[in-house]
RNA sequence: ACUACAAGCCAGGCUAUCGACUCGGCUAUUUUAGUUGGGUAGGAAAGUCCGGACAACACAGAGCAAUGCACCGGUGAAGAGCCGGCUGACUGGUAACAGUCAAGAGACAGUGCCACAGAAAAUAACUAUCCCGGUGCAAAUCGGGACAAAGGUGAAAACGUAGGGUAAGAGCCUACGGCUUUUGGUGGUAACACUAAUUGCGGGUAAACCUUGCAUGUUGAAAUGCCACAUAUAGUACCGUUUUGAGGACUGCUCGUCCAAGGUACAGGGUAGGCAGAUUGAUCCCGGUGGGUAACUGCCGGGACAGAUAAAUGAUAGCCCAAGACAGAAUCCGGCUUACCGGCUUGUAGUUUUU
Repeated sequence: ACUACAAGCCAGGCUAUCGACUCGGCUAUUUUAGUUGGGUAGGAAAGUCCGGACAACACAGAGCAAUGCACCGGUGAAGAGCCGGCUGACUGGUAACAGUCAAGAGACAGUGCCACAGAAAAUAACUAUCCCGGUGCAAAUCGGGACAAAGGUGAAAACGUAGGGUAAGAGCCUACGGCUUUUGGUGGUAACACUAAUUGCGGGUAAACCUUGCAUGUUGAAAUGCCACAUAUAGUACCGUUUUGAGGACUGCUCGUCCAAGGUACAGGGUAGGCAGAUUGAUCCCGGUGGGUAACUGCCGGGACAGAUAAAUGAUAGCCCAAGACAGAAUCCGGCUUACCGGCUUGUAGUUUUU
């Protein structure tokens, strides 16, 4: 210097003219209009996936169901988020180490599943080996017994290597290892690591059903509250009026508790206008200082803030620039996921050149 990967930042700017919405001031003829000053769509506004704030119904719960989470600690309002660590697996590397992933509790509570091949896939005898008996000149063959060490099949077949022992074999015994149970010691907040002894040795799968532990009230801004105007429950049917309570709420179901004199269905009539919710916060940015490995957090100082309601936040011209891709607020906030042109900064790895 170039290439690849990862993380972060930016997401057009300036000038002029005209236009839209909104907040404040002033004036007026105060329904509104004029004038003046300020502000006006994102890093994801998207998805609606997770958690909340807020609002309403309850505040009488209990049981069952359903859903979610699942190593340890920290952070935070909370979260299936984020940070750090432990364990395991994979990739690179001679190694030290680095990076990535984890839907990381339980397989001795139970039930399932593991195709094909293979004798057999969880109560192992197909080939081979050994012992006993029978037939046969022999080769061999038949019956009984022993055997998981050898071979075959397979992703996986009774822990591995070596030796002793045996009729042949086997953790049957021994040595060194691997995994499991229990206990002690050392270190660590802990998960756990190292170590000493002890106990055993046919798998995997719970992103299969299941078991264990913890957590969860429901609905969602077209929520919800208030005001104005207008009118018809005049009708039919059924149920009910405190004794046996029609209907409704809590809650998906059951029990239970509470409200209740009218309710449900059909048919029909009136209205569809306005105000609030509605943006000052677990808010965001900059600087300084302290704590922490980090996420994050304390203190001090300074600054910023769209509010539409069928939907405003724009158009034209010129210049600058590396370039406008993905894309447009609708109650708000913290995350996660997805889309994305181009540039800049930092780090890691590789290649090349010079010194």
This is a predicted structure of a 355-nucleotide RNA (Bacterial RNase P class A) from a Chitinophagaceae bacterium. The organism belongs to Chitinophagaceae, within Bacteria. The coordinates come from a structure-prediction model, not an experiment, and the mean pLDDT is 76.